The RNA shown here (Guanidine-I riboswitch aptamer) has 96 nucleotides and comes from Oceanobacillus chungangensis. The sequence was found by an Rfam model in a public genome assembly. Of the family's consensus pairs, 100% are formed in the model. The prediction has a mean pLDDT of 84. The source organism's lineage runs through Bacteria, Bacillati, Caryophanales, Bacillaceae and Oceanobacillus.
[in-house]
């Protein structure tokens, strides 16, 4: 100085707000998330699973099997949606 399967998806959790439902207040169309919730959003550095990827196996192309898939401090600011966020920019800037 440089690279990345450091992959994708699903289900969920920490977390998050308020369009909708519910709840509460007010009373005719509003207000409240300093409302437990339903539903919704949701992690690179949270969990699980499936697929994938890598290496190996008597032939090792396919299928199959075994093993591996490690590590991970981090702003400010901006963006989406109704809105917010450990969402996205972003394993970014920076630091080590």
């Nucleotide at each position: 100085a440089c690279a990345a399967a450091g992959g994708u998806u699903u289900u969920c959790u920490a977390g998050g707000g308020u369009u909708c439902c519910g709840c509460a207040a007010g009373u005719u169309u509003u207000u409240g998330g300093c409302c437990u919730g339903g539903a919704c959003c949701a992690a690179g550095a949270g969990a699980a699973a499936a697929c994938g990827c890598g290496u190996g196996a008597a032939c090792g192309c396919a299928a199959u099997c075994a093993c591996g898939u490690a590590c991970a401090c981090g702003g400010a600011g901006g963006g989406a949606u109704a809105a917010a966020a450990g969402c996205c920019c972003g394993g970014g800037a920076g630091g080590a």